[in-house]
RNA sequence: AGCGGGGUGGAGCAAUUGGAAGCUCGCAAGGCCCAUAACCUUGAGGUUACAGGUUCGAGUCCUGUCCCCGCAA
Numbered sequence: 001a002g003c004g005g006g007g008u009g010g011a012g013c014a015a016u017u018g019g020a021a022g023c024u025c026g027c028a029a030g031g032c033c034c035a036u037a038a039c040c041u042u043g044a045g046g047u048u049a050c051a052g053g054u055u056c057g058a059g060u061c062c063u064g065u066c067c068c069c070g071c072a073a
Base pairs, nucleotide, nucleotide: 002071003070004069005068006067007066010025011024012023013022019056027043028042029041030040031039049065050064051063052062053061
């Protein structure tokens, strides 16, 4: 070379078989407290690996490329 799985905020993962992106932790601000932790509220942070294609519409389908894990050799 070949086969299979995967790539989505800083980290770990979802997204019901196409209708537009959410959860936990973390981070920031505020509240509570003598104070810290815990707890509560709010917020920021995503060109969904990259480039094309199909479609009214793509994280999802198709093609190519890159990277990671495993199998086989």
The RNA shown here (transfer RNA) has 73 nucleotides and comes from Candidatus Portnoybacteria bacterium RIFCSPHIGHO2_02_FULL_39_12. Rfam family: tRNA. Rfam links the family to the GO term triplet codon-amino acid adaptor activity. It is annotated as a transfer RNA. Its mean pLDDT, the model's own confidence on a scale to 100, is 82.